[in-house]
Context: one part of a larger RNA
RNA sequence: CGUAGGAGUAUUGAGGAGGUCUGGCUCUAGUACGAGAGGACCGGGUUGGACGCACCUCUGGUGUACCAGCUGUGCUGCCAGGUGCAGUGCUGGGUAGCUAAGUCUGGAACGGAUAAGCGCUGAAAGCAUCUAAGCGCGAAGCCGUCUCCAAGAUGAGUACUCCAUUGAGGGUCGUGGAAGAUGACCACGUUGAUAGGCUAUAGGUGUAAGUGCAGUAAUGUAUUGAGCCGAGUAGUACUAAUUACCCGAAUG
Numbered sequence: 001c002g003u004a005g006g007a008g009u010a011u012u013g014a015g016g017a018g019g020u021c022u023g024g025c026u027c028u029a030g031u032a033c034g035a036g037a038g039g040a041c042c043g044g045g046u047u048g049g050a051c052g053c054a055c056c057u058c059u060g061g062u063g064u065a066c067c068a069g070c071u072g073u074g075c076u077g078c079c080a081g082g083u084g085c086a087g088u089g090c091u092g093g094g095u096a097g098c099u100a101a102g103u104c105u106g107g108a109a110c111g112g113a114u115a116a117g118c119g120c121u122g123a124a125a126g127c128a129u130c131u132a133a134g135c136g137c138g139a140a141g142c143c144g145u146c147u148c149c150a151a152g153a154u155g156a157g158u159a160c161u162c163c164a165u166u167g168a169g170g171g172u173c174g175u176g177g178a179a180g181a182u183g184a185c186c187a188c189g190u191u192g193a194u195a196g197g198c199u200a201u202a203g204g205u206g207u208a209a210g211u212g213c214a215g216u217a218a219u220g221u222a223u224u225g226a227g228c229c230g231a232g233u234a235g236u237a238c239u240a241a242u243u244a245c246c247c248g249a250a251u252g
Base pairs, nucleotide, nucleotide: 001152005163006162007161008160009159010158011157015149016148017147018146021049022048023047024046025045026044027043033038051106052105054103055102059100060099061098062097066093067092068091069090070089071086072085073084074083075082076081110144111143112142117137118136119135120134169247170246171245172244173189174188175187176186177185194240195239196238197236198235199234200233201232203229204228205227210223211222212221213220214219
């Protein structure tokens, strides 16, 4: 821009893409078969591999805005307590998120038309013949079935609702996001839980500081599972989403 007024919501599916893999064990059954040795078809169950999808409850990884320990040095007048720098100074852990080595799950079954092949009926050719007319079975393959995209499918589809300038709807702007390079998408904007803060809590770290007591002291111990705490969960308008502006259907 188009889809012959403008919107919102829900859809159909032409067409396209993906998937389609495979091993072992076991029952049937030591059965059929076979002199024996050996040893099935068909059908059922179970467990794997590789690959794919999704997810983070579990097991782990990461986690330079979380906690603790430790060294040197500077600063805070000194002690104590802190803080800067040293690759995040080093080390031990670790929430959310992201993630695989972790967890869940998929290939199936079924239908249609067939290939090779196997047949029925059956002449030409009184017989025979699956074939010439006709009919059937038959594959991990083909077409569906399964998953995803999909009406620019210009053949531009369908349904419902709304609007008629007294404005449906959309945008700018703001608060944000498991959305994201930016646009876009999604949530919210006081008729409000969108983000921050605060409160509670989950979770992490692991018993803060100060003080008392014991010890000459290092240190231990009580207060104390303490103190601190990024992203999680819930609540709460304290802060910020103010006010407002623009586009928008009279077409051909």
Large-subunit ribosomal RNA, domain VI from a Saprospiraceae bacterium, 252 nucleotides, folded computationally. The full RNA is in RNAcentral, with records from ENA. Taxonomically the source falls in Saprospiraceae (Bacteria, Pseudomonadati, Bacteroidota, Saprospiria). Its Rfam family is "Bacterial large subunit ribosomal RNA".